This is a predicted structure of a 1478-nucleotide RNA (small-subunit ribosomal RNA) from a metagenome.
The coordinates come from a structure-prediction model, not an experiment, and the mean pLDDT is 83.

[in-house]
RNA sequence: AGAGUUUGAUCCUGGCUCAGGAUGAACGCUAGCGGCAGGCCUAAUACAUGCAAGUCGAACGGGAUUGAGUAGCAAUAUUCAUGAGAGUGGCGCACGGGUGCGUAACACGUAUGUAACUUACACUUAACUGGGGGAUAGCUCCGAGAAAUCGGGAUUAAUACCGCAUAACAUCUUAGUAACACAUGUUACAGAGAUCAAAGCUCAGGCGGUUAAGUAUGGACAUGCGCGACAUUAGCUAGUUGGUGAGGUAACGGCUCACCAAGGCUACGAUGUCUAGGGGGUCUAAGAGGAUGUCCCCCCACACUGGUACUGAGACACGGACCAGACUCCUACGGGAGGCAGCAGUAGGGAAUAUUGGGCAAUGGGCGCAAGCCUGACCCAGCCAUGCUGCGUGCAGGAUGACUGCCCUAUGGGUUGUAAACUGCUUUUAUACGGGAAGAAACCUUCGAUCGUGAUCGAAGCUGACGGUAUCGUAUGAAUAAGGAUCGGCUAACUCCGUGCCAGCAGCCGCGGUAAUACGGAGGAUCCAAGCGUUGUCCGGAUUUACUGGGUUUAAAGGGUGCGUAGGUGGACUUUUAAGUCAGUGGUGAAAGCCUGUAGCUUAACUAUAGAAUUGCCAUUGAAACUGAAAGUCUUGAGUACAGUUGAGGUGAGCGGAAUGUAUCAUGUAGCGGUGAAAUGCUUAGAUAUGAUACAGAACACCGAUUGCGAAGGCAGCUCACUAAACUGCAACUGACACUGAGGCACGAAAGCGUGGGGAUCAAACAGGAUUAGAUACCCUGGUAGUCCACGCUGUAAACGUUGAAUACUCGAUGUGUGCGAUACACAGUACGCGUCUAAGCGAAAGCGUUAAGUAUUCCACCUGGGGAGUACGAUCGCAAGAUUGAAACUCAAAGGAAUUGACGGGGGCCCGCACAAGCGGAGGAGCAUGUGGUUUAAUUCGAUGAUACGCGAGGAACCUUACCUGGGCUUGAAUGUGAGUGACCGCCUGUGAAAGCAGGCUUCCCUUCGGGGCACAAAACAAGGUGCUGCAUGGCUGUCGUCAGCUCGUGCCGUGAGGUGUUGGGUUAAGUCCCGCAACGAGCGCAACCCCUAUCUUUAGUUGCCAUCAGGUUAUGCUGGGGACUCUAAAGAGACUGCCUACGUAAGUAGUGAGGAAGGUGGGGACGACGUCAAGUCAUCAUGGCCCUUACGUCCAGGGCUACACACGUGCUACAAUGGCCGGUACAAGGGGUUGCUACACAGCGAUGUGAUGCUAAUCUCUAAAAGCCGGUCUCAGUUCGGAUCGGAGUCUGCAACUCGACUCCGUGAAGUUGGAUUCGCUAGUAAUCGCAUAUCAGCAAUGAUGCGGUGAAUACGUUCCCGGGCCUUGUACACACCGCCCGUCAAGCCAUGGAAGUUGGGUGAACCUAAAGUCGAUAACCGCAAGGAGUCGCCUAGGGUUAAACCGAUAACUAGGGCUAAGUCGUAACAAGGUA
Repeated sequence: AGAGUUUGAUCCUGGCUCAGGAUGAACGCUAGCGGCAGGCCUAAUACAUGCAAGUCGAACGGGAUUGAGUAGCAAUAUUCAUGAGAGUGGCGCACGGGUGCGUAACACGUAUGUAACUUACACUUAACUGGGGGAUAGCUCCGAGAAAUCGGGAUUAAUACCGCAUAACAUCUUAGUAACACAUGUUACAGAGAUCAAAGCUCAGGCGGUUAAGUAUGGACAUGCGCGACAUUAGCUAGUUGGUGAGGUAACGGCUCACCAAGGCUACGAUGUCUAGGGGGUCUAAGAGGAUGUCCCCCCACACUGGUACUGAGACACGGACCAGACUCCUACGGGAGGCAGCAGUAGGGAAUAUUGGGCAAUGGGCGCAAGCCUGACCCAGCCAUGCUGCGUGCAGGAUGACUGCCCUAUGGGUUGUAAACUGCUUUUAUACGGGAAGAAACCUUCGAUCGUGAUCGAAGCUGACGGUAUCGUAUGAAUAAGGAUCGGCUAACUCCGUGCCAGCAGCCGCGGUAAUACGGAGGAUCCAAGCGUUGUCCGGAUUUACUGGGUUUAAAGGGUGCGUAGGUGGACUUUUAAGUCAGUGGUGAAAGCCUGUAGCUUAACUAUAGAAUUGCCAUUGAAACUGAAAGUCUUGAGUACAGUUGAGGUGAGCGGAAUGUAUCAUGUAGCGGUGAAAUGCUUAGAUAUGAUACAGAACACCGAUUGCGAAGGCAGCUCACUAAACUGCAACUGACACUGAGGCACGAAAGCGUGGGGAUCAAACAGGAUUAGAUACCCUGGUAGUCCACGCUGUAAACGUUGAAUACUCGAUGUGUGCGAUACACAGUACGCGUCUAAGCGAAAGCGUUAAGUAUUCCACCUGGGGAGUACGAUCGCAAGAUUGAAACUCAAAGGAAUUGACGGGGGCCCGCACAAGCGGAGGAGCAUGUGGUUUAAUUCGAUGAUACGCGAGGAACCUUACCUGGGCUUGAAUGUGAGUGACCGCCUGUGAAAGCAGGCUUCCCUUCGGGGCACAAAACAAGGUGCUGCAUGGCUGUCGUCAGCUCGUGCCGUGAGGUGUUGGGUUAAGUCCCGCAACGAGCGCAACCCCUAUCUUUAGUUGCCAUCAGGUUAUGCUGGGGACUCUAAAGAGACUGCCUACGUAAGUAGUGAGGAAGGUGGGGACGACGUCAAGUCAUCAUGGCCCUUACGUCCAGGGCUACACACGUGCUACAAUGGCCGGUACAAGGGGUUGCUACACAGCGAUGUGAUGCUAAUCUCUAAAAGCCGGUCUCAGUUCGGAUCGGAGUCUGCAACUCGACUCCGUGAAGUUGGAUUCGCUAGUAAUCGCAUAUCAGCAAUGAUGCGGUGAAUACGUUCCCGGGCCUUGUACACACCGCCCGUCAAGCCAUGGAAGUUGGGUGAACCUAAAGUCGAUAACCGCAAGGAGUCGCCUAGGGUUAAACCGAUAACUAGGGCUAAGUCGUAACAAGGUA
């Protein structure tokens, strides 16, 4: 010091979360020892038991007991000593200890004051201490009572009580002098008068007592400043504020009372409510701050709850009293007792907090002369890892890097790991034994010294709970001692197995749906370590409340606007002052703590000591710049006067024309109106239209504008009246009069409300018509409030420039309004406005930019994550509607701003494509073929499923194929390799069986260098096998966008960045093709070209091809000799490049029926498929990770199935006929195939085919007939001489086998179908259409399929508006899984918190009235007392109790309201694109 998290990515805003520290902690797991600290945070709940405050015989009376003595036999009597318990009296009990209820206060802190006070014991000083009296407890006797306790009689003492004497420097009264001060006053001096005191004891030294003054200590009171929350608490107060007088107090004072006055406090927060002991300090933080107040120290308050006083120096008293109340206990029922928030302890509460311990040895306290006694204060010990701190659990060597475990690419390697074993060493700790402290010095006693019967000093003696503890020594032996959490990122640390959105994890983001470094286990690793984690809380990080140190155009945030009060701030100069300010000095700021130095425990924690610090407050001295204050002056801020100018500024009144509507009249006739299209509506009772006249209300076309005016809202015909403002000029006047502005006041669009008018238009509601699935909407026809006026209310708007007001400063360009200057048509100055563009600067960016969002100052307002919510409750305002103010619970990890790249749009522009259009032919209807879905089935194996599956994998399922089903077999297995061994194998035969198989029989090797080899079979063993799953683990291959023109990179530049530029722009192209321009310059993958076929020519070469010329021959034929000319074959070349011309153009290029050419603008066709998309397809071609099966999910066999059939869809074939069918004749291909083959030819058969037979391993032979075509004939529009399905019969061929389930032939039969709805497909030229031929697969074939080949051979394209797809640019976006997106609301379901609510219930507070204990105070004739006085009675006040009404705050509640949350509910589709009505 930062990090994670909003996004596809970016920057910003902004919240949430984490890493740190701390803790009086708790919980989980674990645990060796010591030191030092800490230890009921909850029930100020209730308490059993013990202890926590006594002491003094040197104040007093008295004296149990014990001991000794005397007398006596003894009982007993007596003397002396001892002196318990109780009592009177003194001092203490007001300290110490506990707790934090109450208290928001002079309680506390700090600083002052008391000239308004007190202080026992202590110290100092002065004076005094004389002489009397009467009681009373105790004791004793009697009585009451259960007890507590009480009553009566007699008697007695004091340092107890009461008079008397003496007395002032005390108190009071009174007059005087002097000084001082702060107003009342104070001090000093000397007078007068009045009043008041005492106690004795003694060791004879003293100790005490009284009065007065002073010191010290403690206390009391007063004041300034500081010290919580809420304004949804705004008014409070009658002893209240003050005065006079009196009383009271230690003392001032309304402290109390009588009278008088009417004050006092409050927005600088009174009063009320809630919360809370305050401080030193503590934690955190860089600091400022924030939080906190446990332990220790100071202060306060309290002592079961409430009240009250007494005693006393001191209390309204924790272990005192009285009364009331609640509770508990005892009781003989009459009455009594009690107060742990002292130390232990108990119960209860709680997540949670200890022993009913030892000792007064030390320190301190009380009493005492002292010894001493008391002391749960204190010192110690016990329990607890609660914290801080220290130590240890060993150290060194030791590799074959052992074994196990775990992992892997697995004959091996890695890791655990020098770790272990083993060897050597050490002994802190532990155990055993032994020694053994400091803390102790006093008091006191004894002795000594000095002064003198006591004090001081010195020496010796006495005293230890802790404790036989700390500590030291010796011995033994690695011996007694390691865990916890974590390992996806943040955050150090990784693999395997299990699990399979399950179980679970999680602080945030998020993991888990079959390969999880995130769950659980294991191995390993990391971090801490006698602890480690978790949870809670606080600070930090968070500059996320911003004083230090934030913001407000769009992220949350500028008030709708003005005027103005308080307040805040304020121009220039001079003088004074010294409040603020600054400096010096003094006082204080307790100690402890923090910090620094030093020291003591072996170290540390801890402790001691010294210093520093204590940023504060007060006082005092000084300075005088700035702010303030006082005084004076000035003119520049501000204002006034004068002279002009401007404008939809405001208010009132009057006037005007156009339009609209209505009414009347006239003309006129059938429609009008309205819409996308219609209908409702109006109209023959005469509409609409046209004309005339009249009336009504409202608004003011053109001018008109980025114009003007106004504070804003807002303001528009013309005229008048009244009125406000701004600006300019001038510089006469005032002289800071200013700025801002919480509250306050005023104004304030539209809608709305009230009363009264008015009502033409338009038009919520409403009605009707349409649209639609619906249409409570958009559209149409009507239409009422309202819209208008007057008066009154409301007080809000996206009241927006989403930008508060004011002042100053900071480059420019340009347009415009109104003045002034200047007036020359030149120039373009100056002031105030309204706009646009831009520099610097600012900003997250967009943008702003002298009209700031720049640089500064002043004042006001407002913000602090999203939702809940501008909601609830309360209050104020309002007639109401509602407005203003304005939360919380709960919930989420985001919500948001700007910009970027894409994608998308029922946004825009440009362009392309058989995309549309123009055409030709089809599909969709029929029958059949084939594929698919579905259904069926034992099985109908599997895959492919929009385009991009469906005559697809399959280029050929009768068995086989075959993966499916049924049944029968096998288990190292059906195949392959190694191969001991055997000698055959092959072949043949028999039985059984459906076959596989099982069982059995017959026959029987070759070569040789003799080592062996070949061949065949083959045990055991080792390697099997799987068309089982996952194409979402993969390779490879493929489809598609798309043969679309795109996709990127390097360097540079721009931008905070994502990114951009290049690649955009202007042209052009089939093309990111090329040219031009340009912060870009280049390059790559694509395009094109290079490759193949084809179209022309040349050369070379001529066999099996060809045959013009020459020759021979045949019925005929290149048949033969021969030839290379031609065709052809197959190799090499040529050729085409917008090269030439014209036009246009800068160029690229385009156009031209151009020329030439076989071919012309890529000649035609093919191969070739960029970055990528679809988790596209394929684990069943193959390969392959993982998982699964192993007498089966492997393998062999037979039969069946893949060929099923109500139905639906795709792709085809054949047709429906005359451009045709049938019959006869006749012509012309290309490209392929062929020896298990193609087969000429001949014969047989109607034919499929068969039987012979020949040629050909093919430019030679053959399949081979090409068909459409052409010529001729017939049919004549019919379900036909069309069409051929279906069915019957008879056959042929292949094959082990045609039943399920083949093809073909012949005869017979002769179905649907007469051109096909919505819709839809292909094709732009040798194309479509049409015609046949061949091949692969293959025994045969379901082929009408697929792949090739040639024959004949069209029509049309105006064009790009529209549909589909695509490319580029631009725009909007709330989309990014990217529109098949996102997303809203009601309803239904579950859960959660909240509001209202008839009521029910509780609490505290105040008020009124009644009553009133104890007690102080006051009054008082009867009773007591000689008296003082007391009892009693009365009065005032009051705790408490009762009653009443009201307010406030909770809890709960039938019912009810909205809100939030929740993978896959319902209805619609409101928003985001022009979101389909912005």